[in-house]
RNA sequence: AUGGAUCUUCGGGGCAGGUGAAACUCCUGACCGGCGGUAAGUUUUUUAAAACAAGCCCGCGACUCCAUGCUAUAUUAGCUUGGACUGAUCUGGUGAAAUUCCAGAGCCGACGGUUAAAGUCCGGAUGGGAGAAGAUAAGA
Repeated sequence: AUGGAUCUUCGGGGCAGGUGAAACUCCUGACCGGCGGUAAGUUUUUUAAAACAAGCCCGCGACUCCAUGCUAUAUUAGCUUGGACUGAUCUGGUGAAAUUCCAGAGCCGACGGUUAAAGUCCGGAUGGGAGAAGAUAAGA
């Protein structure tokens, strides 16, 4: 240093106006973008490395459903493991090479609730979580 074990901490953002009895839900305009990978860009410097860089390219997570085993105060609930499901991009430019750079125009966003239809409000959730950082002891 690498892999595994145990533990700790961290781990999601976003609204104004109009109409109306009523809307952060409609209309107009605006705003937001989890985690890992890739990346020709940008920056730094000891000049061959480091850091950052995609919502819509690849994969993962969350919601929901099914199965599974365990537990309990048991027609149910919680948890374990496995599976299903799982949104959205084009055009032009440069180039050897770009759905990643530059320019432009688009598109997408679980479930339940609500005086009125929700990516932005409230709720499950003081939850879960991809993962990130660190600590500990032992072994190869």

The RNA shown here (FMN riboswitch aptamer (RFN element)) has 140 nucleotides and comes from Alkalicoccobacillus porphyridii. Of the family's consensus pairs, 100% are formed in the model. The RNAcentral record of the sequence draws on Rfam. Model confidence (mean pLDDT): 80 of 100.